[in-house]
Context: one part of a larger RNA
RNA sequence: GGAUGAACGCUAGCGGCAGGCUUAACACAUGCAAGUCGAGGGGUAUAUGUCUUCGGAUAUAGAGACCGGCGCACGGGUGCGUAACGCGUAUGCAAUCUACCUUUUACAGGGGAGUAGCCCAGAGAAAUUUGGAUUAAUGCCCCAUAGUAUUAUAGAAUGGCAUCAUUUUAUAAUUAAAGUCACAACGGUAAAAGAUGAGCAUGCGUCCCAUUAGUUAGUUGGUAAGGUAACGGCUUACCAAGACAAUGAUGGGUAGGGGUCCUGAGAGGGAGAUCCCCCACACUGGUACUAAGACACGGACCAGACUCCUACGGGAGGCAGCAGUGAGGAAUAUUGGACAAUGGGCGCAAGCCUGAUCCAGCCAUGCCGCGUGCAGGAAGACGGUCCUAUGGAUUGUAAACUGCUUUUAUACAGGAAGAAACACUCCCUCGUGAGGGAGCUUGACGGUACUGUAGGAAUAAGGAUCGGCUAACUCCGUGCCAGCAGCCGCGGUAAUACGGAGGAUCCAAGCGUUAUCC
Numbered sequence: 001g002g003a004u005g006a007a008c009g010c011u012a013g014c015g016g017c018a019g020g021c022u023u024a025a026c027a028c029a030u031g032c033a034a035g036u037c038g039a040g041g042g043g044u045a046u047a048u049g050u051c052u053u054c055g056g057a058u059a060u061a062g063a064g065a066c067c068g069g070c071g072c073a074c075g076g077g078u079g080c081g082u083a084a085c086g087c088g089u090a091u092g093c094a095a096u097c098u099a100c101c102u103u104u105u106a107c108a109g110g111g112g113a114g115u116a117g118c119c120c121a122g123a124g125a126a127a128u129u130u131g132g133a134u135u136a137a138u139g140c141c142c143c144a145u146a147g148u149a150u151u152a153u154a155g156a157a158u159g160g161c162a163u164c165a166u167u168u169u170a171u172a173a174u175u176a177a178a179g180u181c182a183c184a185a186c187g188g189u190a191a192a193a194g195a196u197g198a199g200c201a202u203g204c205g206u207c208c209c210a211u212u213a214g215u216u217a218g219u220u221g222g223u224a225a226g227g228u229a230a231c232g233g234c235u236u237a238c239c240a241a242g243a244c245a246a247u248g249a250u251g252g253g254u255a256g257g258g259g260u261c262c263u264g265a266g267a268g269g270g271a272g273a274u275c276c277c278c279c280a281c282a283c284u285g286g287u288a289c290u291a292a293g294a295c296a297c298g299g300a301c302c303a304g305a306c307u308c309c310u311a312c313g314g315g316a317g318g319c320a321g322c323a324g325u326g327a328g329g330a331a332u333a334u335u336g337g338a339c340a341a342u343g344g345g346c347g348c349a350a351g352c353c354u355g356a357u358c359c360a361g362c363c364a365u366g367c368c369g370c371g372u373g374c375a376g377g378a379a380g381a382c383g384g385u386c387c388u389a390u391g392g393a394u395u396g397u398a399a400a401c402u403g404c405u406u407u408u409a410u411a412c413a414g415g416a417a418g419a420a421a422c423a424c425u426c427c428c429u430c431g432u433g434a435g436g437g438a439g440c441u442u443g444a445c446g447g448u449a450c451u452g453u454a455g456g457a458a459u460a461a462g463g464a465u466c467g468g469c470u471a472a473c474u475c476c477g478u479g480c481c482a483g484c485a486g487c488c489g490c491g492g493u494a495a496u497a498c499g500g501a502g503g504a505u506c507c508a509a510g511c512g513u514u515a516u517c518c
Base pairs, nucleotide, nucleotide: 001518002517003516004515006514007513008512009511010510013370014369015368016367017366018365019363020362021328026326027325028324030323031322032321035070036069037068040067041066046061047060048059049058050057051056077281078280079279086206087205088204089203090202091201092200093199096198097197101194102193103192104191105190106189107188109143110142111141112140119132120131121130122129123128149174150173151172152171153170154169155168156167157166158165159164179186180185207253208252209251214244215243216242219241220240221239222238223237224236225235226234256278257277258276259275260271261270262269263268283304284303285302286301287300306317307316308315309314334360336359337358338357342356343354344353345352346351373404374403375402376401383395384394385393386392387391410454411453412452413451414450418445424439425438426437427436428435429434430433462507463506464505465504466503467488468487469486473502474501475500476499477498483490484489
């Protein structure tokens, strides 16, 4: 000198764009953050209409709850752990999986048993829960049909990178399906391929300590079996005695990694906030279930700590989601608005949900921009300060005064872009589905940005420094005191170094100090 997620002191007019618990992965009141589908199923409360013998019957619409499907593994948060194939980079899988989506081919025949809900009867303070009867489905099961699927057996050809891979022939066995609606549309099953996402393996790179020198028994390898989507000591049995290590094993400490960011001419050095990618975690520890995918933040079970309710028998909870509270701290914001846009889930769609997101609020925390007037004006006014003191220097064109302007502020008026669509109507093209065109609809921000008009210099400057380094000097007070100080150092009676004043210098809505990095 530059930089910062900064803090503190003094000061403060506005706007745009960013950023905002670096500490206690400490504890959390309250609200919200993941639902959706009636075009899968049964179906009620209720509302309205009609009839009524006033008991009810019937028609239409139809929530909540329940069964079922898809989603909840995304999105959002945090950095505890991790020195590791965790991450980065480059490869490989002849060792693998992939819901929804796209393309292609083929198919969907028949039957059955239940169980929620509803109804009846209970238990319990509650959370919740038991028994009986009855019922549905795109829920579950059985039979049929089927192959480029799977398994077994027997061959053939081609190729390669060891194990082998690809193509192909024959035989045998095994496993499918679901309807809604009857106009259309959406779905279902099997197989092949793609896309997307994931899993696994390997080369190289990846902090400090040798005042850590030896470490290791599933340990290293083999055979067999099990397990997995898949290879593998991944697991188990048996056999062998190996494996790693001064090219730093093992142990200890510290730490999420990268793109990037800061600095520097560069080489390097330092950092890992915001944004993006990957990883890990979800009160602490463990376990699996379901699923295409989890060993699952707002799922389950067990143990533990803590908090809460209780009728003492028993129960409930998990903000490292968004706000917000307490605590800690030098220190870090609103218990806001909207789904209008973008994106996501479900749905044929209308639509519903979305603290993702888009916006608004707070904060000079940073960067950038604008303003606090401009021109003239010498009696060089008054006042202040200083001096060689009837005078002069300086403050200083500064003020007064004259003219001009109105950014900004205030008042009033107008007033956006962001909206493209979906759906609906019409038309055109090919065609039983899509594409295109026209019309119509939709704005949280927001009466915001922006524009215009009006009057009026009107609404707006501070902070630090002035001995040298280092730009900027005099007077007074003090008297090794009070104090200053980054280093050298200053102060003991003439202090340009302390305190005040006048003046000056540097930055400027900021200026200084502290901390940290180069």
This is a predicted structure of a 518-nucleotide part of an RNA (small-subunit ribosomal RNA, 5' domain) from uncultured Flavobacterium sp. The RNAcentral record of the full RNA draws on ENA and SILVA.